Model confidence (mean pLDDT): 83 of 100. Transfer RNA from a Methanobacteriota archaeon, 75 nucleotides, folded computationally.
């Protein structure tokens, strides 16, 4: 300097391809409960600018194009 790939809750992702009601999971944390206690367990609660700015579009995490932050591989 080229190609491609990846960015979604505190961590690990799913969902994108083939737009469509309130965006989910598991861990995690709180709060109760159970226990002498404390792990497990059980119950309730916390949770998101979907990686940023534009475009399409009745509707965008999804499609488009720029920028960005990481990664691989060519030079």
């Nucleotide at each position: 300097g080229g190609a491609c790939c990846c960015g979604u809750a505190g961590c690990u992702u799913a969902g994108u391809c083939u737009g469509g009601u309130u965006a989910g999971a598991g861990c995690g944390c709180c709060g109760c409960g159970c226990u002498c206690a404390u792990a497990a367990c059980g119950c309730g609660g916390u949770g998101g600018u979907c990686g940023c700015a534009g475009g399409u579009u009745c509707a965008a995490a999804u499609c488009c194009u720029g920028c960005u932050g990481g990664g691989u591989c060519c030079a």
Its Rfam family is "tRNA". Rfam classes the family as a transfer RNA.